[in-house]
Context: one part of a larger RNA
RNA sequence: UUGGGUUUAAAGGGUGCGUAGGCGGGCCUUUAAGUCAGUGGUGAAAUCCUGCAGCUUAACUGUAGAACUGCCAUUGAUACUGAAGGCCUUGAGUAUAGUUGAGGUAGGCGGAAUGUGUAAUGUAGCGGUGAAAUGCUUAGAUAUUACACAGAACACCGAUUGCGUAGGCAGCUUACUAAGCUAUAACUGACGCUGAUGCACGAAAGCGUGGGGAGCGAACAGGAUUAGAUACCCUGGUAGUCCACGCCGUAAACGAUGAUCACUCGUUGUUGGCGAUACACAGUCAGCGACUGAGCGAAAGCAUUAAGUGAUCCACCUGGGGAGUACGAUCGCAAGAUUGAAACUC
Numbered sequence: 001u002u003g004g005g006u007u008u009a010a011a012g013g014g015u016g017c018g019u020a021g022g023c024g025g026g027c028c029u030u031u032a033a034g035u036c037a038g039u040g041g042u043g044a045a046a047u048c049c050u051g052c053a054g055c056u057u058a059a060c061u062g063u064a065g066a067a068c069u070g071c072c073a074u075u076g077a078u079a080c081u082g083a084a085g086g087c088c089u090u091g092a093g094u095a096u097a098g099u100u101g102a103g104g105u106a107g108g109c110g111g112a113a114u115g116u117g118u119a120a121u122g123u124a125g126c127g128g129u130g131a132a133a134u135g136c137u138u139a140g141a142u143a144u145u146a147c148a149c150a151g152a153a154c155a156c157c158g159a160u161u162g163c164g165u166a167g168g169c170a171g172c173u174u175a176c177u178a179a180g181c182u183a184u185a186a187c188u189g190a191c192g193c194u195g196a197u198g199c200a201c202g203a204a205a206g207c208g209u210g211g212g213g214a215g216c217g218a219a220c221a222g223g224a225u226u227a228g229a230u231a232c233c234c235u236g237g238u239a240g241u242c243c244a245c246g247c248c249g250u251a252a253a254c255g256a257u258g259a260u261c262a263c264u265c266g267u268u269g270u271u272g273g274c275g276a277u278a279c280a281c282a283g284u285c286a287g288c289g290a291c292u293g294a295g296c297g298a299a300a301g302c303a304u305u306a307a308g309u310g311a312u313c314c315a316c317c318u319g320g321g322g323a324g325u326a327c328g329a330u331c332g333c334a335a336g337a338u339u340g341a342a343a344c345u346c
Stems, first nucleotide, its partner, number of pairs: 004317003007300002012314001014201004021194003025088007033081002035077008049065006091191001092188003095184006103177007110154001114150008125136002162169002206247006215241002220236004258313006266291009295302002319346003328339004
């Protein structure tokens, strides 16, 4: 490399957009590049294979043939692929009318809780634990009441719900904005699928500059526990968590399951449409779930949301360790990320 694979054994890129490339719906005409057939030329010799012959045999050698699966030219064939032209509507997109949602960005507002401050009532404890202690408190704490301020998060509704490509998204409201679905079948007429390199987005933590800082809380300090306790428990507490802008580019970024298309038993729940006068209902389209067949699977299990049956394209795997290390390169302020071996060893 081929073959075989990628839910859990090694293996699906974190996600999208998209360049090159690969692949691509139905009908008709032309062409004849690929494809197929015939003919001619060439394909040195040796080698290989077959027949015969020569050394006593064999190896070896000679001779004749075949072969050299290739290339070139030419004459034809036209189903398929390609190229050119014309047409079509079912793939794809557009339009119109509805409809859905925690989709996104920016602004405004709200109540509960927490903490702090001030004032008042009030007196000896509070807090915390398995039990304690550190801690707070007669300079009046804890508790209760009133007012004020601050930051962060949005109880109930809330759901196997919904939306988003993924990361993710939840108080209310306004503005801007993106998307899906359904119905009609009006318009375009294959405009499609995938996608190396590339570009964009990308939780948390971390980094830079400037703000903010209630609660929580790495580090750190103290108290316990313990043989010890650099922990688990407790009292504090700095970075951080929050905001703006800029970086980082990784996660068990998981459905551990790439994208698209077609086909293949049933039962049941639910979300959004359509149909219908309708609380009944069976039907249909698009999602989200549960169960169970055939089939598949090493099994667990998957099972129209496939891990079934097929097609196209991309990514990745090839014994364990060494090692996601070393070196080099690219990126980064750094942390580090990406790419990524070998010796040796079992």
A computed fold for a 346-nucleotide part of an RNA from an uncultured prokaryote, annotated as small-subunit ribosomal RNA, central domain. The coordinates come from a structure-prediction model, not an experiment, and the mean pLDDT is 86. Its Rfam family is "Bacterial small subunit ribosomal RNA". Rfam links the family to the GO terms ribosome and structural constituent of ribosome.